The prediction has a mean pLDDT of 84. This is a predicted structure of a 348-nucleotide part of an RNA (small-subunit ribosomal RNA, central domain) from a Patescibacteria group bacterium. The sequence was found in a public genome assembly.
Context: one part of a larger RNA
RNA sequence: CUGGGCGUAAAGCGUACCGUCGGCGUCUCAACAAGUUGUCUGUUUAAGCCUGAGGCCCAACUUCAGACCAGCAGACAAAACUGUGGAGAUUGAGUUGGUUCGGGGAAGCUGGAAUUCUCGGUGGAGGGGUGAAAUCCGUAGAUAUCGAGAGGAACGCCAUACGCGAAGGCAGGCUUCUAGGACCAUACUGACGCUCAGGGACGACAGCUCGGGGAGCAAAAGGGAUUAGAGACCCCUGUAGUCCGAGCCGUAAACCUUCUUUGCUAGCUGCCUUACUUUAGGGUGGGGUGGCGUAAGUUAACACGUUAAGCAAAGCGCCUGGGGAGUACGACCGCAAGGUUAAAACUC
Repeated sequence: CUGGGCGUAAAGCGUACCGUCGGCGUCUCAACAAGUUGUCUGUUUAAGCCUGAGGCCCAACUUCAGACCAGCAGACAAAACUGUGGAGAUUGAGUUGGUUCGGGGAAGCUGGAAUUCUCGGUGGAGGGGUGAAAUCCGUAGAUAUCGAGAGGAACGCCAUACGCGAAGGCAGGCUUCUAGGACCAUACUGACGCUCAGGGACGACAGCUCGGGGAGCAAAAGGGAUUAGAGACCCCUGUAGUCCGAGCCGUAAACCUUCUUUGCUAGCUGCCUUACUUUAGGGUGGGGUGGCGUAAGUUAACACGUUAAGCAAAGCGCCUGGGGAGUACGACCGCAAGGUUAAAACUC
């Protein structure tokens, strides 16, 4: 140096969305000969190893000669593969036209149900809460009920084993702006591709800053219970917060605990979308999303099985006993909280 792995044992970066360096890269033609291969020459201490001789009686040992391998340089040759520049191609990739899909994103407008509060009517003693109670509310008229109004947040049914999105995530309705996918058709470009160290962007909840908003819920806090105690579970209140605008934070069991791309390897069945076909039922394709469990195969087993964890290829990331520790120190980022990177002593 090679050789092992990453669903659950250690291990796939939150996304792989954009993308630099790098690595890898379709088919055809001829050229070159850098890589590559072969031959020859020179050179690269000795010893050792190997081969052939010799010397100690043999051997070990030792002397002499030679050789292999390999590196470097040069010469000649080969042209399959890689490479280089040239010429061409269309299947990879992209563009165009048409059809269509969705809870993709942003902004604005708007609707009804419910909770709470305010005002008014009726009414007159309880209500609320629990395992049982009490704190609590109520004759200054509560709960209940009817009418009117205010305000904030969330959108029942549809609804889903559903759809969209790179992921986080996204659901009342309408409008505008905007991004994307799929299918069909062939017209065009002609390898423009894949993956990406660093870098950039996005990134739930909670938290932070400034300004609004505040119905319900509710960390903290207060009270009532329970209890040996109760800093809790239960109950009554209740502030941050939850909501909006602008900015920060950058983490999650960010999970399919399964990186991205490409090709190949029996099926059966459901749903979404789309094209063709059929009188209809239905049938045949493309893309996506589920279930089954089978053929092959894989796996330590569980299980996976055309949406692979099968068979292969390209690229990146990561792992190397448990604890110490995702910690200390340093560095970078952050207003802070903290985050990222990341040890060792020691110990079993």